[in-house]
RNA sequence: GCGGGCGUAGUUCAAUGGCAGAACAGAAGCUUCCCAAGCUUUAAACGAGGGUUCGAUUCCCUUCGCCCGCU
Numbered sequence: 001g002c003g004g005g006c007g008u009a010g011u012u013c014a015a016u017g018g019c020a021g022a023a024c025a026g027a028a029g030c031u032u033c034c035c036a037a038g039c040u041u042u043a044a045a046c047g048a049g050g051g052u053u054c055g056a057u058u059c060c061c062u063u064c065g066c067c068c069g070c071u
Base pairs, nucleotide, nucleotide: 001070002069003068004067005066006065007064010024011023012022013021018054026042027041028040029039030038047063048062049061050060051059
């Protein structure tokens, strides 16, 4: 330099153009003599910019980061 893959919550992962979800972790409460466990509630995310569309995490372009291959 060329090609490909990945990027979503603090972490690990879902979501086939139509309400952004789960688990663990965090916070508050209940329970318990205390701890642990359990139960309830709660905060928190689509790497960035642009385009297409009534509507984009999803499709297209650019860009950034990581990984793999080729040279």

Predicted 3D model of a 71-nucleotide RNA (transfer RNA) from an Elusimicrobiota bacterium. The sequence was found in a public genome assembly. Rfam family: tRNA. The family's RNA type in Rfam is transfer RNA. The family is grouped with related families in Rfam's "tRNA clan". Its mean pLDDT, the model's own confidence on a scale to 100, is 83.